The RNA shown here (transfer RNA) has 76 nucleotides and comes from a soil metagenome. The coordinates come from a structure-prediction model, not an experiment, and the mean pLDDT is 80. Its Rfam family is "tRNA". Rfam describes the family as follows. Transfer RNA (tRNA) molecules are approximately 80 nucleotides in length. RNAcentral holds the sequence, with entries from MGnify.

RNA sequence: GGGUCAUUAGCUCAGCUGGUAGAGCAGUGGAUUCUUAAUCCAUUGGCCCUCGGUUCGAAUCCGAGAUGACCCACCA
Numbered sequence: 001g002g003g004u005c006a007u008u009a010g011c012u013c014a015g016c017u018g019g020u021a022g023a024g025c026a027g028u029g030g031a032u033u034c035u036u037a038a039u040c041c042a043u044u045g046g047c048c049c050u051c052g053g054u055u056c057g058a059a060u061c062c063g064a065g066a067u068g069a070c071c072c073a074c075c076a
Stems, first nucleotide, its partner, number of pairs: 001072007010025004019056001027043005049065005
């Protein structure tokens, strides 16, 4: 220098053909228990990496950029 992939909740990840976002774990409250753990119930939490474009409508499509991983090439 070229290419591919990823970026969504505190963490690990879903999210279909564009129609205002979910699970597990964690946190909080409660039940149970002599207490803890385990189990069960309820519940909090994200404008989806950034900017712009298309559209009635974008996490999703298009462009540019950022960060990370990998592959190829080059230099030494």